Predicted 3D model of a 114-nucleotide RNA (SAM riboswitch aptamer (S box leader)) from Lihuaxuella thermophila.
RNA sequence: UUUUUAUCGAGAGAGGCGGAGGGACUGGCCCGAUGAAGCCCGGCAACCGGUUUGCCUUGCUCAGAGGCAAAUGAGGUGCCAAAUCCUGCAGUGCCGAGCACUGAGAGAUAAGAA
Repeated sequence: UUUUUAUCGAGAGAGGCGGAGGGACUGGCCCGAUGAAGCCCGGCAACCGGUUUGCCUUGCUCAGAGGCAAAUGAGGUGCCAAAUCCUGCAGUGCCGAGCACUGAGAGAUAAGAA
């Protein structure tokens, strides 16, 4: 980088350093010196993995292996304004401006594969 699967309306500090930017991109609309990004600490969550408990399968029994559920949160990631902030393509409903909804696309994260 490509690809597969899953998830994306919940959650997370009035801390320190830092100094102007940030919210992927488009168009919007926002956040920001009552201080942005970034770094540190702190926190959230539970995808992977660890541990514990219960049930099931395999096994003659035990051991072991596998599956499901729950708990936990030491380890690997991730995340900590607004629904993935809204939107961008196709469609549906309302006469329509517009509003609401559905699907796709794009994006993000995790785990696996190339």
NCBI's taxonomy places the organism under Bacteria, Bacillati, Bacilli, Thermoactinomycetaceae, Lihuaxuella.
Rfam family: SAM riboswitch aptamer (S box leader). The family is grouped with related families in Rfam's "SAM clan".